[in-house]
RNA sequence: ACUAAUGAUAGAGGUCGCAAUAUUAAUAAGUAAUUUUGUGGAGGUAAGCACAGUGAAGCAAAAUGAAAGGUAAUGUUGCCGAAAUAUAUAAGUGACGCUUUAAGCUUAUAUGUUGGGGUUAUGCAUAAUAUGUAUAACACUGUCACAUAAAUUUGUGGAGUGCUAUCUUUAGA
Numbered sequence: 001a002c003u004a005a006u007g008a009u010a011g012a013g014g015u016c017g018c019a020a021u022a023u024u025a026a027u028a029a030g031u032a033a034u035u036u037u038g039u040g041g042a043g044g045u046a047a048g049c050a051c052a053g054u055g056a057a058g059c060a061a062a063a064u065g066a067a068a069g070g071u072a073a074u075g076u077u078g079c080c081g082a083a084a085u086a087u088a089u090a091a092g093u094g095a096c097g098c099u100u101u102a103a104g105c106u107u108a109u110a111u112g113u114u115g116g117g118g119u120u121a122u123g124c125a126u127a128a129u130a131u132g133u134a135u136a137a138c139a140c141u142g143u144c145a146c147a148u149a150a151a152u153u154u155g156u157g158g159a160g161u162g163c164u165a166u167c168u169u170u171a172g173a
Base pairs, nucleotide, nucleotide: 002172003171004170005169007167008166009165010164011163014080017079018078019077020076021075022074023073024072025071033064034063035062036061037060038059039058043051046100047099048098049097083114084113085112086111087110088109089108090107091106092105093104115141116140118138119137120136121135122134123133124132125131143158144157145156146155147154
C1' cells in the first nucleotide's frame, strides 16, 4: 500500500432541492361586521351569563367597510431526514360582549413511512378549478449493486440507519 468492521469529520443530488422569516402585490370581498330606514314579532348560543315588546333572530334598501390562513415575486437566514406525514402522550390556544368548552390550530417527545422534484387521477382540507397533503400510475433525475457494451453505453433492481472522500481504532493478509 490492500480488504473488512466500528467511530468521527467534510461533502453531493436540484435552474421549481428543503424549511423559516421580512417587505410588497393580488385574492379572500364589496364578503364578515357596524350604522340608518322599513318589515318582522320572540328569540339568540355548543352551553351559561349578559342582551332583548323602550322590539330578538331573519329579510330588503342605502352608507361605511375589514382581517386571518393560504398564494406569487424579491431579499435574508439556516440547511441536505434538509423536510413532510400518520398515530399516541403532554402543554398552550380556541365559537359574535364575557366565561367554559368542542372541532381545529401551534409546540415538544416517542414510534413508523417517504432518496428527490414533476405530471395525471382519486380522496381530504380550503372562498377557490389557486394551493397544501395522502395514495397510485407514468416518465425524469441522483446514488449503489448486478449484468452488458459498439466503451463515460444500455438494461434490471434496491433504499437515505444510504452514497462519496478523508482520518482514528481493531482484525486479516